Predicted 3D model of a 370-nucleotide RNA (Bacterial RNase P class A) from a Sphingomonadaceae bacterium. Its mean pLDDT, the model's own confidence on a scale to 100, is 76. Its Rfam family is "Bacterial RNase P class A". Rfam classes the family as a ribozyme. The model forms 96% of the base pairs in the Rfam consensus. NCBI's taxonomy places the organism under Bacteria, Pseudomonadati, Pseudomonadota, Sphingomonadales, Sphingomonadaceae.

[in-house]
RNA sequence: CCAGAGGGCCGGGCGGCCGCCGGUGAUCUUUCGGGAUUGCGGGAGGAAAGUCCGGGCUCCAGCGAGGAACGGUGCCGGGUAACGCCCGGCGGGGGUGACCCCAGGGACAGUGCCACAGAAAGCAAACCGCCGUCGCUUCGGCACGGUAAGGUCGAAAGGGUGCGGUAAGAGCGCACCGCGCGUCUGGUAACAGAAGCGGCAUGGUAAACCCCACCGGGAGCAAAACCGAAUAGGGACGGCAUAUGGGAUUCCUCCUCCCCGUCGUCCGGGUUGGUUGCUUGAGCGCCCCGGCAACGGUGCGCCUAGAUGAAUGGUCGCCCAUCAUGCUUCGGCAUGGGGACAGAACCCGGCUUACAGGCCCUCUGGUCCA
Numbered sequence: 001c002c003a004g005a006g007g008g009c010c011g012g013g014c015g016g017c018c019g020c021c022g023g024u025g026a027u028c029u030u031u032c033g034g035g036a037u038u039g040c041g042g043g044a045g046g047a048a049a050g051u052c053c054g055g056g057c058u059c060c061a062g063c064g065a066g067g068a069a070c071g072g073u074g075c076c077g078g079g080u081a082a083c084g085c086c087c088g089g090c091g092g093g094g095g096u097g098a099c100c101c102c103a104g105g106g107a108c109a110g111u112g113c114c115a116c117a118g119a120a121a122g123c124a125a126a127c128c129g130c131c132g133u134c135g136c137u138u139c140g141g142c143a144c145g146g147u148a149a150g151g152u153c154g155a156a157a158g159g160g161u162g163c164g165g166u167a168a169g170a171g172c173g174c175a176c177c178g179c180g181c182g183u184c185u186g187g188u189a190a191c192a193g194a195a196g197c198g199g200c201a202u203g204g205u206a207a208a209c210c211c212c213a214c215c216g217g218g219a220g221c222a223a224a225a226c227c228g229a230a231u232a233g234g235g236a237c238g239g240c241a242u243a244u245g246g247g248a249u250u251c252c253u254c255c256u257c258c259c260c261g262u263c264g265u266c267c268g269g270g271u272u273g274g275u276u277g278c279u280u281g282a283g284c285g286c287c288c289c290g291g292c293a294a295c296g297g298u299g300c301g302c303c304u305a306g307a308u309g310a311a312u313g314g315u316c317g318c319c320c321a322u323c324a325u326g327c328u329u330c331g332g333c334a335u336g337g338g339g340a341c342a343g344a345a346c347c348c349g350g351c352u353u354a355c356a357g358g359c360c361c362u363c364u365g366g367u368c369c370a
Stems, first nucleotide, its partner, number of pairs: 001366010012319007020043002023040007045341001049352002052350005057220004062255001064254005070216005075089005090104001091102004105211002110209002112205003127151002129147005135142002159177006178200001179198003183194004224276004234267007245259004283302004288297003320339001322337006
């Protein structure tokens, strides 16, 4: 200098004027409901998006026990309120490497599937080929027997490479690798390693059905609570059931608890209002300590939207960053364009997706110079 990998941050700033929402103080006023003026402070994100997970919170007499259905997770250990998240490892795969990826338990519980091609794809197979014969022969071959080393086909062909052996071959034998078995060593573990024994082949597929282990009440701030409102805790007719009944937020059983119910048709009253919930939190920042880390702990400091048809804006000036054109005394100047993805609505921890431009840190590979 070029290329790459991982992580972090910003994503416009400052000032004046006018306007909006909320907090807080003062003064004046009030029909005590409130109103006016004014000072001070605050006011949209890293994803507020998706609504994919996990919770806090609210309600439901079952959020009590057992089971079922359904759904989710799936190597080991740790973190966390919890998780399908995060951290660290193990195993497998990709990359020269830094690093990245994995829907990572079970195929000896069972079922299904492996198209086409090929001789042959779950219990085996022989198309070409190789070897053999007191066989036949029109001399091209045929028949019989052996073979699975070579070749075809395929995603995959029943261990691989080499040597020996054989009529030709074959774990037929041997060496190494692989596979299986039990032991030993290291590790909390997943696993790894060493030596030994065994010629040993019982394919693949579970983001196919399934089996195994673990987890899971339901509904959700449009939850819910209070106030206000009502010839009204309405009326008429009919069906079912009627304590041996009905119900209790998936179903069944037990237990417990609550209750005269439930369905249909017609007539009819009120409500589309207000307040709370509503922002002090599993909160944020910094030093130190523990830990490889995620994270945890002590101490100190900070308070940073709460709207309700939905506020957080408009305008002017300067600065910043970027692009193009022109000029340049190479310091820069002028003109014009133009600053991404995108807006809270109960809150929090994650994941996923979108993002113009810019900055910082660490690491890997290559080239050049000293």